This is a predicted structure of a 158-nucleotide RNA (SAM riboswitch aptamer (S box leader)).

RNA sequence: CGCUCAUCCAGAGGGGCAGAGGGACACGGCCCGUUGAAGCCCCGGCAACCCUCCAGCCGGUCUCCGUCGCCGCACAGUGUGUGCGGCCCGCGAGGCUCCCGGCUCGGGAAGGUGCCAAUUCCGUCUCGCGGCGAGAUGCGUCGCGAGGAAGAUGAGGA
Numbered sequence: 001c002g003c004u005c006a007u008c009c010a011g012a013g014g015g016g017c018a019g020a021g022g023g024a025c026a027c028g029g030c031c032c033g034u035u036g037a038a039g040c041c042c043c044g045g046c047a048a049c050c051c052u053c054c055a056g057c058c059g060g061u062c063u064c065c066g067u068c069g070c071c072g073c074a075c076a077g078u079g080u081g082u083g084c085g086g087c088c089c090g091c092g093a094g095g096c097u098c099c100c101g102g103c104u105c106g107g108g109a110a111g112g113u114g115c116c117a118a119u120u121c122c123g124u125c126u127c128g129c130g131g132c133g134a135g136a137u138g139c140g141u142c143g144c145g146a147g148g149a150a151g152a153u154g155a156g157g158a
């Protein structure tokens, strides 16, 4: 940065300075806060995105087998056939030493980030389902579900 991809219902707090706000923005709601908000610093922790090692499985790969086709070579020969080699194909069999890739609510955590009230606190936009407004459509409203938008974080890109 109107860029790409992934994730966002799990998890994890104490102290010091500070002193009135904070939960991204707007509106509505609901919360947190003088038993101390934001911010800064120290220590601790969570997690596993990057990174890294290990385990298992799968694929590539390797060996063998089979088969259709194609190509090349050789021989026989002019109808082509046979043999060999290569490529391709296969819910075929086996190996997995090395190498590569993928997967697992897998294991690890030194480092780079991140995070440590409430689902990203909830709603707002679209669609679907259901209740109510004394029938249907429509509309309104409430609830539930799916998606989107916006945002956050990481990894990359320009």
Base pairs, nucleotide, nucleotide: 001157003156004155005154006153007152008151013043014042015041016040017039021032022031023030026124027123028122029121044116045115046114049112050111052108053107054106055104056103057102058101059100060099062094063093064092065090066089069087070086071085072084073083074082075081076080120150125147126146127145128144129143130142131141132140133139